[in-house]
RNA sequence: AAUGCAAUUACGCUUAAUUUCCGGUUCUUUCAGCCGGAAAGCGGGGGAACCAGUUUAUUGGGGCGAAUCAUUCCAUAGGAGUGUAGGGUACCAUCUUACCCGAGUCCGUCAGCUAACCUCGUCAGCAGUGGAUGGGUCUG
Numbered sequence: 001a002a003u004g005c006a007a008u009u010a011c012g013c014u015u016a017a018u019u020u021c022c023g024g025u026u027c028u029u030u031c032a033g034c035c036g037g038a039a040a041g042c043g044g045g046g047g048a049a050c051c052a053g054u055u056u057a058u059u060g061g062g063g064c065g066a067a068u069c070a071u072u073c074c075a076u077a078g079g080a081g082u083g084u085a086g087g088g089u090a091c092c093a094u095c096u097u098a099c100c101c102g103a104g105u106c107c108g109u110c111a112g113c114u115a116a117c118c119u120c121g122u123c124a125g126c127a128g129u130g131g132a133u134g135g136g137u138c139u140g
Base pairs, nucleotide, nucleotide: 012126013125014124018040019039020038021037022036023035024034025033041122042121043120044119045118046117051112060110061107062106063105064104069083070082071081072080073079074078086101087100088099089098091135092134093133094132095131096130
């Protein structure tokens, strides 16, 4: 000096999943962490009229989510592939390039939209800055 791996940190990324306050706990004390509660912010569900729908009710139906659909193989409910609707990548939009995701789970026979109203969540997981045009913000 180059390449690879691991850890930490800053700035950050996916997601609604963030911030503040009060009490408790550990502790000499404080802070942080953790537990409980409250508020704000953000997000979801139920729920009239009007409108929509003509449903045929196990071939069940529906919700959250980008995560739907098609197809091949092993063939054991399951597993492994190839594509795909759709989604993500450092201010925003559009175009383009490259890479990645394309899962999971809940309700329990039941729900269209839906004002008032009622109700629920605020987890989890990462190490990710290409280019052009236009529009913004900040700094000098």
Background
The RNA shown here (c-di-AMP riboswitch aptamer (ydaO/yuaA leader)) has 140 nucleotides. The coordinates come from a structure-prediction model, not an experiment, and the mean pLDDT is 78. It was read from a public genome assembly, where an Rfam model found it.